[in-house]
RNAcentral holds the sequence, with entries from MGnify. This is a predicted structure of a 115-nucleotide RNA (SAM riboswitch aptamer (S box leader)) from uncultured Gracilimonas sp. Its mean pLDDT, the model's own confidence on a scale to 100, is 84. Of the family's consensus pairs, 94% are formed in the model. Rfam family: SAM riboswitch aptamer (S box leader). Rfam links the family to the GO term regulation of gene expression.
């Protein structure tokens, strides 16, 4: 940079000691020891393999390279739509802006993989 995948799944001992959860914000997690290394254990199947099934896409089987094993990538951040409410315009409905708050879609930006 480029594609591709993300509400599933998986923890035990040891060491260390003061932060961690990527950045804001928020919420969490942590001296009952977080987060970090070791070390078994584990999940998963994206790349390798596969004398398994198929015409093909495709499944399947393996576990050797990575990853991973709090909370959806812990939520939210930008856009755009839809609805609610609020305020101004307007005599007033309707209509427009504008904010706010839910909802659903995309993007960003970060992760991993594989190029």
């Nucleotide at each position: 940079c480029u594609u591709a995948u993300a509400a599933a799944g998986a923890a035990a001992g040891a060491c260390c000691g003061a932060g961690g959860g990527a950045u804001g914000g928020g919420c969490c997690c942590a001296u009952u020891g977080a987060c970090g290394u070791c070390u078994u254990g584990g999940c998963a199947a994206c790349c390798a393999c596969u004398u398994c099934c198929g015409a093909a896409a495709g499944g399947g089987g393996c576990a050797g390279g990575u990853g991973c094993c709090a909370a959806a990538u812990c939520c939210c951040a930008c856009u755009a739509a839809g609805c609610a409410c609020a305020u101004a315009a307007c005599u007033a409905a309707a209509u427009u802006a504008u904010g706010u708050g839910c909802u659903u879609a995309g993007a960003a930006a970060g992760a991993u993989a594989a190029g």